[in-house]
């Protein structure tokens, strides 16, 4: 260089055009417990990578940049 895939919660990943964006794990708080751990049960925590664009409506489709990442030269 050139193709291909991916880029959403602190990590791991799910949603693939329909109006409030989610799981597990982890974090806070409460119960439990003498105490902790394990369990409950309740919270927070998100510019969905950044512009533009299609559309009534975009995480979601497209185009270009950035980033990882494999594969060819």
């Nucleotide at each position: 260089g050139c193709g291909c895939g991916c880029g959403u919660a602190g990590c791991u990943c799910a949603g693939g055009g329909g109006u409030u964006a989610g799981a597990g794990c982890g974090c806070c708080a409460u119960c439990c417990u003498c105490a902790c751990a394990c369990g409950a049960u309740g919270g927070a925590g998100g510019u969905c990578c950044u512009u533009g664009g299609u559309u009534c409506a975009a995480a979601u489709c497209c185009a270009a940049g950035c980033g990882c990442g494999c594969g060819c030269a």
Molecule: transfer RNA
Organism: Candidatus Magasanikiibacteriota bacterium